[in-house]
RNA sequence: AGAAUAUUUAGGCAUACUUGCCGAAAGGCAACGACGCAAAGCUAUGGGUCUAAAGGCCGUUAACGCCUAUGAUUGCCAGGUCGCAAAU
Numbered sequence: 001a002g003a004a005u006a007u008u009u010a011g012g013c014a015u016a017c018u019u020g021c022c023g024a025a026a027g028g029c030a031a032c033g034a035c036g037c038a039a040a041g042c043u044a045u046g047g048g049u050c051u052a053a054a055g056g057c058c059g060u061u062a063a064c065g066c067c068u069a070u071g072a073u074u075g076c077c078a079g080g081u082c083g084c085a086a087a088u
Stems, first nucleotide, its partner, number of pairs: 006088004012037002018031005035075001041081003045078003048073003055067003
C1' cells in the first nucleotide's frame, strides 16, 4: 500500500396509514411517516403480477359479463448498466 471477513458509525432510500393533485383503473407525484433495503440507483429487455379506458365478443340498445396492453409494477424474479464514505 492492497484484498477478504466481522463489528461499529456517518450519510442514503422509504412500506403501510393519512392529506392534496393526476389517472377509467392499476398506479404515479408531493407532503407526512418508517415496514424494511447494501444497489429499495437507473433501465419495462425476458418471465411473472395488477388494471381493462379504447377496441372486440354477446346483445335491438344500454347495463352486466367475457377477451384483449398499447397502461402499470425495477420495493416480484432475472438480464443490462453505473456506483458505494470512515474507524477498529